[in-house]
The RNA shown here (small-subunit ribosomal RNA) has 1399 nucleotides and comes from an uncultured bacterium. RNAcentral holds the sequence, with entries from ENA.
RNA sequence: AGAGUUUGAUCCUGGCUCAGGAUGAACGCUAGCGGCAGGCUUAACACAUGCAAGUCGAGGGGCAGCAUGUCCAGCAAUGGAUGAUGGCGACCGGCGGAAGGGUGCGUAACGCGUGAGCAACAUGCCCUAUACAGGGAGAUACACCAGGGAAACUUGGUCUAAUAUCCCAUAGCAUUCAUUGAAGGCAUCUUUAAUGAAUUAAAGCUUCGGUGGUAUAGGAUUGGCUCGCGUGACAUUAGCCAGAUGGUGAGGUAACGGCUCACCAUAGCAAUGAUGUCUAGGGGUUUUGAGAGGAAGGCCCCCCACACUGGGACUGAGACACGGCCCAGACUCCUACGGGAGGCAGCAGUGAGGAAUAUUGGACAAUGGAUGGAAAUCUGAUCCAGCCAUGCCGCGUGCAGGAAGACGGCCUUAUGGGUUGUAAACUGCUUUUAUACGGGAGCAAUAAGGGUUACGAGUAAUCCGAUGAGAGUACUGUAUGAAUAAGGAUCGGCUAACUCCGUGCCAGCAGCCGCGGUAAUACGGAGGAUCCUAGUGUUAUCCGGAUUUAUUGGGUUUAAAGGGAGCGUAGGCGGGAGGUCAAGUCAGCUGUGAAAUGUAUCUGCUUAACGGGUACACUGCAGUUGAAACUGGUUUUCUUGAGUGCGUAAGAGGCAGGCGGAAUUCGUUGUGUAGCGGUGAAAUGCUUAGAUAUGACGAGGAACUCCUAUUGCGAAGGCAGCUUGCUGGGUCGUUACUGACGCUGAUGCUCGAAGGUGCGGGGAUCAAACAGGAUUAGAUACCCUGGUAGUCCGCACAGUAAACUAUGGAUACUCUCUGCCGGCGAUACAUUGUCGGUGGCCAAGCGAAAGCGUUAAGUAUCCCACCUGGGGAGUACGUUCGCAAGAAUGAAACUCAAAGGAAUUGACGGGGGCCCGCACAAGCAGUGGAGCAUGUGGUUUAAUUCGACGCAACCCGAAGAACCUUACCAGGUUUUGACAUUUAUGGAAUUCUGUAGAGAUACGGAAGUGCCUGUUCGCAGGAACCAUAAAACAGGUGGUGCAUGGUUGUCGUCAGCUCGUGUCGUGAGAUGUUGGGUUAAGUCCCGCAACGAGCGCAACCCCUGCAUCCAGUUGCCAUCAUUAGGUUAGGGACUCUGGAUGGACCACUGCGGUAACAACGCAGAGGAAGGUGGGGAGGACGUCAAGCAAUCAUGGUCCUUACGACCGGGGCUACACACGUGCUACAAUGGUAGUUACAGAGGGUUGCGAAGCCGUAAGGUGGAGCUAAUCUCAUAAAAGCUACGCAAGUUCGGAUUGAGGUCUGCAACUCGACCUCAUGAAGCUGGAAUCGCUAGUAAUCGCGCAACAUCAUGGUGCGGUGAAUACGUUCCCGGGCCUUGUACACACCGCCCGUCAAG
Repeated sequence: AGAGUUUGAUCCUGGCUCAGGAUGAACGCUAGCGGCAGGCUUAACACAUGCAAGUCGAGGGGCAGCAUGUCCAGCAAUGGAUGAUGGCGACCGGCGGAAGGGUGCGUAACGCGUGAGCAACAUGCCCUAUACAGGGAGAUACACCAGGGAAACUUGGUCUAAUAUCCCAUAGCAUUCAUUGAAGGCAUCUUUAAUGAAUUAAAGCUUCGGUGGUAUAGGAUUGGCUCGCGUGACAUUAGCCAGAUGGUGAGGUAACGGCUCACCAUAGCAAUGAUGUCUAGGGGUUUUGAGAGGAAGGCCCCCCACACUGGGACUGAGACACGGCCCAGACUCCUACGGGAGGCAGCAGUGAGGAAUAUUGGACAAUGGAUGGAAAUCUGAUCCAGCCAUGCCGCGUGCAGGAAGACGGCCUUAUGGGUUGUAAACUGCUUUUAUACGGGAGCAAUAAGGGUUACGAGUAAUCCGAUGAGAGUACUGUAUGAAUAAGGAUCGGCUAACUCCGUGCCAGCAGCCGCGGUAAUACGGAGGAUCCUAGUGUUAUCCGGAUUUAUUGGGUUUAAAGGGAGCGUAGGCGGGAGGUCAAGUCAGCUGUGAAAUGUAUCUGCUUAACGGGUACACUGCAGUUGAAACUGGUUUUCUUGAGUGCGUAAGAGGCAGGCGGAAUUCGUUGUGUAGCGGUGAAAUGCUUAGAUAUGACGAGGAACUCCUAUUGCGAAGGCAGCUUGCUGGGUCGUUACUGACGCUGAUGCUCGAAGGUGCGGGGAUCAAACAGGAUUAGAUACCCUGGUAGUCCGCACAGUAAACUAUGGAUACUCUCUGCCGGCGAUACAUUGUCGGUGGCCAAGCGAAAGCGUUAAGUAUCCCACCUGGGGAGUACGUUCGCAAGAAUGAAACUCAAAGGAAUUGACGGGGGCCCGCACAAGCAGUGGAGCAUGUGGUUUAAUUCGACGCAACCCGAAGAACCUUACCAGGUUUUGACAUUUAUGGAAUUCUGUAGAGAUACGGAAGUGCCUGUUCGCAGGAACCAUAAAACAGGUGGUGCAUGGUUGUCGUCAGCUCGUGUCGUGAGAUGUUGGGUUAAGUCCCGCAACGAGCGCAACCCCUGCAUCCAGUUGCCAUCAUUAGGUUAGGGACUCUGGAUGGACCACUGCGGUAACAACGCAGAGGAAGGUGGGGAGGACGUCAAGCAAUCAUGGUCCUUACGACCGGGGCUACACACGUGCUACAAUGGUAGUUACAGAGGGUUGCGAAGCCGUAAGGUGGAGCUAAUCUCAUAAAAGCUACGCAAGUUCGGAUUGAGGUCUGCAACUCGACCUCAUGAAGCUGGAAUCGCUAGUAAUCGCGCAACAUCAUGGUGCGGUGAAUACGUUCCCGGGCCUUGUACACACCGCCCGUCAAG
């Protein structure tokens, strides 16, 4: 000293939370010792029991009980007598029970604190001084006698004493009064001198030393009273008060005083908060804080108050009295029922309450107190001990060495490593503590009494001199032996400390943010680590952090916050100059500010805590002496602030009256005829009884077109036809007058839009409510037709608005530019000054930013108002106002961790601008209807394996399920395994074969001895392979594509996506990449705080189109031979093939474009090709947790005689249905038959398979040729020509079915393809809707290839024939750029409001 938390990110505002310290604490876990402190915060609740205030015989009468002595009786034990002695219960009397001790109920007060005052007072015991003490009297307690009562207690009688009581005397330095004089002060007054009058005292005891008594004066101490200042909350408490305020007189008191009373007066207090209500003992101090402040008032000290509750007095120096009295009340106890007793907020202790707080202990040894002459007695004050980790402080639980870095635990990439960890073991050392046995304090000073010395009959000093509760404690010596002694919390961030396992939005955690839905550093456990340590965490409370109530030290345009506006009271603040006073202010000094506490230092307990000494501080209050700048008071003066006069012009300023025209509506009347009106479209409505339209006349009410605007006026609300009257304010000019007269303004008063209310008018228009018609799922709305309050006027209320410039008023100061309004000037016709107002853009500055910026949100001063997280809520209650509606004032409980402001980047918009795309439009051909094929859903099934689901799943994975494939199902089997590696043993491998079985498999038989190396030729070893055995392990198309790699789709071949440096911004970010043009393109050019660069675009690559060159077999054939035939000889010209090169780049011309000869566009020429020539490959940053775990790979997870493996069979081909993609058609641009041309690109040895022959055909036979420019698949088809037929379910269409065949294959039943004959469904161009395509394209026609034993309407290639249309970009869809709004950011499939239901 800060940190976390609002957002995708940012800055700000703002709340919430945390880290610190503290405590009379409590609770959890744990616990070795000591010192010093502390210990009912709750029920001022109730209390059993014991103790806490007595003492004096040196005041008195006496003497129960005890002891001693004496006497008597008795053998003794013992009994009796005797106040004689020690002493002493009860009694009279004295002093003390008013202190000490406890508690905090009450009290908001002179209660407390502080400082003063008493000329208005008292003061026992103590000290000093002076004086005095003479004489007398009558009672009474106790005791005794007699009673009452259960008891407590009490009545009557008799006797008696005193330091008890009373009377008389004495008396002034006492008190009161009167007279006279003097002095002083502070107003009343005080002091003093003299004279006179009146009044009040006493007590004895004695050891003869004393002590006690009375009076007066003084001191000291203690108390009483008064005053200044300070000392809570609430105004949703605003008025209170009759002894109330004062006076006179009297009473009362120690004393002043309405303290009390009589009379008189009517005051007194209060917004500087009276009165009321609630809360509370106050202070020194404690705690926190840098301080200022805040909170607290336990222990200790001071003051106050109280003593079961309330009231009262008595006694006394002192009380209205904690352990006294009386009365009343509640409660408890005793009782003989008549009546009595009691008061722990003293110390212990009990119950209760509570989260919670101790022993019914010891001693008067010390300190202090009461009494006493003293000894002494009493003392729960006090000193000690006991209990409690409640706090603070101190000590210990060992120290050193010790690596095989042990065992064990945990983690791991696991033959290993890391960590626990020098930790342990082990070796050496020490002994605080502990245990045992010893020694053993200080606290003690003195009392009585005695000795000595000094003065001196006594006192002082000094020396002896009994006494220790704590305690055999503290301390200390010796011995033993590491021996007796470590826990708690935490480990996601804040916040120091990380891994594994378990769990699976469960259990749980959590101070805030938040963790947990199968890989949790956040839950639980473990290992490890971190922090503190005899403690450690949690909870509670206070301060801090919080500048989050802001005096120090905040704000109010938009975050919460400027009153709707003015006038003005109190108050606050206030111009220039001089004089004076000294209240504020400043300085010196004096008094006080108790002690303790605090700080510094010294010192005592071994240290520390703790204690002692000294100093400082105690920031305050009062007094006194000065100073005079500033503020203030007072006085003199000034003119610039303010106001007045005179002059001037401007204005929708206000009030009252008069007048005007246009328009709407209505009435009458004329013309005129079928509609009008209204809307997106309609309908309700009006109209043949004549509307609408149009002309004329009339009525009535309201509002004032144009002018009219960043215009003007007004305090704001607000103000607009013209005119008259009355009237307010401001500006300018002048500088004549006054001389600070000013600014602000709580309470108050006034004004205050629209709407609303009351009464009375008025009522044309418009129009809440209401009615109808539409719209709609509904439509209590938006739209339409009507329509009442109201809208207008007068009077009265109401008092609010986004009453906004969301910006209170006043004054001063602070850069430039540019309009407008009202004045006054200068000047030269240019131009320009000044005052007031109203606008725009900006410097500085300010601001979170947006922005503000002489009209401040800048710099300063003064005054007022208001704010303190969001919701609840401007609500409730109360009060005031109002006729009401309502307005004003204005909470809390509860709840959330945010709510909010400004700006940024995206995304989105049924916002805008620009642009593109077969996106629409223009066209062509389809799909959707039929039959079939195929895929999917659904259903079914033992199984119908699995995946893919908008575009971007659905002839998709699958370039081909009869078995296999195959993952599915039922059945039969198997367990180191169908497959991999390692070990051991045996055997070559391998081939043939038998039996059983559906097969897998089970049990056999026979043949066979290879290869490499060495070799002593006996054999040994090895490699590959096979079999057996055992275990490590194999295996899994099991799950997770939301753990992943890799790969793919999609936006999209869309033109975008970024970076470096610089600059701008507090920052997120911006700029660049925007702008003007242009392009297919972020393509290029120009401009520009940007300059460059990268990934994309384009190009480079391939195919195709042109040319040249080279080469010429299997290709070609012009010339020349030859043949049925490029068949052959030959040729390289051509075609073609292969390779290389060239060609196209807006290069050229014109026009446009532009600031420009820019980029670029249009047209043309040339050219095979013209504006990226056509096609392909190629897919930026990223999005969709997109797809694939079943291609493969892979983490963790699950199965392991099974979720692995093998076998035969079945299924993936099911079928009321729905959808997608296709094929074939519905026909004449056609079908059938015949005839006849022209391709390209591919494949082929497990293959393509020719010719020939057979079969109607599928096909069979055949086997030439070909590893292919050679042979072959292989006849291309549509087209062309000829013929039939004539609009029909047909010579269209071919489904379905029957029969017979062919081919492939172990095998065509489930379940193949093809052929022939026969059969001949639906279908006659397809609803809503919807797909593709812009040229060699669509459409149409055939040919090939992959996988493949067989199987193509699918996929993928190839060529043949070969169109139509595009005006254009309004609309639909998708996309790009710029801009704008946003409360969205999981980003519009967003967010969010209300109702209902359940909880």

Rfam family: Bacterial small subunit ribosomal RNA.